[in-house]
RNA sequence: GGGUCGGUGGUCUAGUUUGGUAUGAUUCUUGGUUCGGAUCCAAGGGAUCGGGCGUUCAAAUCGCCUCCGGCCCA
Numbered sequence: 001g002g003g004u005c006g007g008u009g010g011u012c013u014a015g016u017u018u019g020g021u022a023u024g025a026u027u028c029u030u031g032g033u034u035c036g037g038a039u040c041c042a043a044g045g046g047a048u049c050g051g052g053c054g055u056u057c058a059a060a061u062c063g064c065c066u067c068c069g070g071c072c073c074a
Base pairs, nucleotide, nucleotide: 001073002072003071004070005069006068007067010026011025012024020057028044029043030042031041032040050066051065052064053063054062
């Protein structure tokens, strides 16, 4: 330098093919349970979907550029 895969709540992760209000776990907060704690139950908070531009009524998803990381080739 070329090819390819990946980047999504604090952490891990589904969803991308086939565009339609972002999934689950864990963590955190509150309440219940207990003499108290753990466990368990319920509710809630938390996401510019790496960045930018474009296409579209509508983009995590499609196109282009770019940043970071893994692998392969040179």
Record summary:
This is a predicted structure of a 74-nucleotide RNA (transfer RNA) from a Candidatus Thorarchaeota archaeon. Its Rfam family is "tRNA". Rfam classes the family as a transfer RNA. Rfam describes the family as follows. Transfer RNA (tRNA) molecules are approximately 80 nucleotides in length. The sequence was found in a public genome assembly. NCBI's taxonomy places the organism under Archaea, Promethearchaeati, Candidatus Thorarchaeota.